Record summary:
This is a predicted structure of a 75-nucleotide RNA (transfer RNA) from a Rhodospirillaceae bacterium. The coordinates come from a structure-prediction model, not an experiment, and the mean pLDDT is 81. The sequence is in RNAcentral, with records from ENA. Its Rfam family is "tRNA". Rfam describes the family as follows. Transfer RNA (tRNA) molecules are approximately 80 nucleotides in length. It is annotated as a transfer RNA. NCBI's taxonomy places the organism under Bacteria, Pseudomonadati, Pseudomonadota, Alphaproteobacteria, Rhodospirillaceae.
RNA sequence: UGCUGGAUAGCUCAGCGGUAGAGCAAUCGGCUGUUAACCGAUCGGUCCUCGGUUCGAAUCCGAGUCCAGCAGCCA
Numbered sequence: 001u002g003c004u005g006g007a008u009a010g011c012u013c014a015g016c017g018g019u020a021g022a023g024c025a026a027u028c029g030g031c032u033g034u035u036a037a038c039c040g041a042u043c044g045g046u047c048c049u050c051g052g053u054u055c056g057a058a059u060c061c062g063a064g065u066c067c068a069g070c071a072g073c074c075a
Stems, first nucleotide, its partner, number of pairs: 001071007010024004018055001026042005048064005
């Protein structure tokens, strides 16, 4: 420097144009002599940033930032 992939809840990830979800964590409750486990409920994100397309964008397009991998250049 080029190519490819990625950035969504506290964490790990799904969602591929039409109301943003799961598991774990957290909180509350049930169960239990108590804890753990188990069961139920609740909480939690304007989807990396800025633009564009569209009636409608996490999703499509452009630019940028950061992370990972591969290739190349110099030494």